[in-house]
This is a predicted structure of a 357-nucleotide part of an RNA (small-subunit ribosomal RNA, central domain) from a Candidatus Falkowbacteria bacterium. Taxonomically the source falls in Candidatus Falkowiibacteriota (Bacteria, Bacteria candidate phyla). The coordinates come from a structure-prediction model, not an experiment, and the mean pLDDT is 82.
Context: one part of a larger RNA
Order: sequence, then C1' cells, then structure tokens
RNA sequence: UUGGGCGUAAAGAGUCUGUAGGCGGUUUGGUAAGUCACUUGUCAAAUCUUUGUGCUCAACACAGAGACUGCAAGCGAUACUGCCAGACUCGAGACUGGGAGAGGCAAGCGGAACUGCAGGUGUAGGGGUUGUAUCCAUUAAUAUCUGCAGGAACACCAAAUGCGAAGGCAGCUUGCUAGGACAGUACUGACACUAAAGUACGAAAGCGUGGGGAGCGAAGCGGAUUAGAUACCCGCGUAGUCCACGCCGUAAACGCUGGAUACUAGACAUUGGGAGUAUCGACCCUCUCAGUGUCGCUUACAAAAGCUAACGCGUUAAGUAUCCCGCCUGGGGAGUACGGCCGCAAGGCUAAAACUC
Repeated sequence: UUGGGCGUAAAGAGUCUGUAGGCGGUUUGGUAAGUCACUUGUCAAAUCUUUGUGCUCAACACAGAGACUGCAAGCGAUACUGCCAGACUCGAGACUGGGAGAGGCAAGCGGAACUGCAGGUGUAGGGGUUGUAUCCAUUAAUAUCUGCAGGAACACCAAAUGCGAAGGCAGCUUGCUAGGACAGUACUGACACUAAAGUACGAAAGCGUGGGGAGCGAAGCGGAUUAGAUACCCGCGUAGUCCACGCCGUAAACGCUGGAUACUAGACAUUGGGAGUAUCGACCCUCUCAGUGUCGCUUACAAAAGCUAACGCGUUAAGUAUCCCGCCUGGGGAGUACGGCCGCAAGGCUAAAACUC
C1' cells in the first nucleotide's frame, strides 16, 4: 500500500464556525464528458500462452497463431453520474404567535455567616488534639450585647431538574443580548451535509500592569508525631484565590463514544410546548412533538431483534446503512531530540531516529 479498526486492548481533534475539496431531495427536456457496446489503428523484437517443426529426447532453436494492458479515432446506447435549461416541496431557511430556562454581558440592591475595629457586661482562662505543644489572654482574651467597616460566597428552594457548541452557568431586580423547542402560515425554492487550511471560544494553574485582600491557603516559619518526617495532625502565613485590561491554550477538556440523515417492538419516570376529553374554570386523564433519564438484584412489572472478545450497547445505539472529517498500526526510547511556528516567560503545536526488548 491493499486492508482492518478507533466506549474499556493503539486510535474521535476540547468545542464551534467556515473557505477549498468531497458528497447531495423529487421531476421534465436537452447534451453525451464519465459509463457501456461494436469497429479500426497502434501497443518494436525478445519474453509469456498455444500449435507445429528441427537438433536421437529434453533444455534449446525456428515458424505460425494468440493473449495481456493502455492509448487514439470512428459509429452507436442513454439507465445512472456530470453539464445546460425548466418545474416542484417533503430537506434547509423565512415570517407570525404564545411560552420555558443557573445561556451571555453590564449596573444596582439584599440577608445569613466570617474577620477586624470601637463601646457595654463580665473574669481567668481560651484555642487545639487520639493526647500534647507552639499560639491567643489581666495592656482584660474566650463568652455575650450594640454599632461601624471590609471582602468573598450565595443556606433553604434543589431535583434522576433546567440552559449552553464545549469550557461552563445558581441570592434578588433592571437594562442590553444570543440560541433552541412547540403551534400556525397563502413566503423562498435544494439555498443542504461535512469540513483540510483559517477564524473564534476555551476549567484550573501560571504570566504582565494596576487595584483589592474577609476567609481559605502552595512556598515559608513554628509546634507535634517519628529511627528520621523536607509529610499526614496543630498554630501562623506569602504568592494566589477576587476585580479591570492583556497574555497563556492546556486537563481523566470524559459519555474515555466526531458530525449529519434515514430505518429498526416497547415500558416507566421527568422537563417544555400543542391538541383532545371534561369542566363555570382549573386539576386529573388520553394523544402528540422536542429534550433528559432508568429498564439492576432476593421479587410480580421489566426490553425484542441485532451488535460485541467479553463487559455491556440497545430509537440519546456500541444495531442496520449512506456521506464527510479526524485519528491508529508492538513495548520502551518519546509526545522526547532537531528544525520550524507561536509565547514576556512557563511552555505549547508540529514531530523523528539510533539503540533496545
């Protein structure tokens, strides 16, 4: 390479958007590029296959025929693909309506707790641990009451909940803003899907500048423990954690499962929308669309088919298929060296080989 694969054995890029490319709904006509049929020419000789001949056979040699693969031209076919022209509405989009949500950004506000400060009451302890000690406290602590200040996080509601592309998002109110679901429509008419490169977003930690700093707390200091204790436990405590702006671009960024479309028994629970029944109205109930989950055991209800090495998956597929992208190819060396690109740095991305088992 041909293949075979990617939940757990190696392998799905962290996520979105989107260019090239690939691929693409129903239908009519044309064209005949791909495709198919036939004919002709060409495809050196040798080699190969086959028939025959010649060396006593054979190898070998000679003669004839053929095959293979490709190219070109001509003449046809038109189902499929392409191209050109036209039409359609189921895909996709658009519009209208009511409604759900911790989706995002900004501003304002709130209470509990905590710490500090001030004052009152009050007096000798408090704190901490398995037990101690360091530590705090007669310059009045701890406790308790009142007031003030500050920063960070939002108990209950809360859930198998919801929203978001992912990262992620939770006190309340307001403003701005994005997306999706449902129902309806007399609109557009394939505008779709995927996506190398590229762009954007991207937890935590870390970096730069300036703020802020209550609690917590890498580093550090001290007390214990211990043979030692650069730890686990305790007392302090800097960076950080918070805010603004700018970088970094990585995670067990996980469902360890790329995206889209179609098909293939269900049952139950739950969130949002709609319809029906019923009702004065609602609840309940039935059906339906879109999501989120479960189907385990001693046990009645509890998944069929299919797939899988098994575990398990099973309409939210790891089933049956199609399209597109990414990735894998024994372990170590190594996600390293070198080079390149990016970064202030830390480092990131791309990515070998020798050697060895």